C1' cells in the first nucleotide's frame, strides 16, 4: 500500500418494547438482535425527513355590523438565489483504527 475466503480475540446493535428529552424528524438509557470489516468519528456534497416560512383547497372556527380584511386550525404542495434542525445503519467524501492475509 492492497485485500476480507477461512480463523481467532473481541466490538457494535435494526425492528420492536419501556423510561426520559424534543413542537417534530429524532436522540439518550435499559431490554432485544435484523444485520455490520469501520454499523468508529465528522453533516463537506447529494438524498430523504422534520419544524418554521411561502402558496392553494377547506372550516356551522375566532375578531368584525359585514360578503371584505385579518388571525387560527386541518390538509395538499413548493423553493433554499428563505431559516433552523434530524439521519454517519441511504450513497459519496474526509479521518482514525483491531485481527487475518498479500506485496
Nucleotide at each position: 500500500a492492497g485485500c476480507g475466503c477461512a480463523a481467532a480475540a473481541g466490538c457494535c446493535a435494526a425492528a420492536c418494547c419501556a423510561a426520559u428529552u424534543g413542537u417534530a424528524a429524532a436522540a439518550u438509557u435499559g431490554g432485544g438482535a435484523c444485520g455490520g470489516a469501520a454499523a468508529g468519528u465528522c453533516a463537506c456534497g447529494g438524498a430523504u425527513c422534520u419544524u418554521u416560512u411561502c402558496g392553494g383547497c377547506g372550516c356551522u372556527g375566532g375578531u368584525u355590523u359585514a360578503u371584505a380584511a385579518u388571525c387560527g386550525c386541518u390538509u395538499c404542495g413548493a423553493u433554499u438565489c428563505a431559516a433552523a434542525g434530524a439521519u454517519a445503519g441511504c450513497c459519496g467524501g474526509a479521518u482514525u483504527g483491531c485481527c487475518a492475509u498479500u506485496u
Background:
A computed fold for a 103-nucleotide RNA from a Desulfobacteraceae bacterium, annotated as c-di-GMP-I-GGC riboswitch aptamer. Taxonomically the source falls in Desulfobacteraceae (Bacteria, Pseudomonadati, Desulfobacteria, Desulfobacterales). Its mean pLDDT, the model's own confidence on a scale to 100, is 82.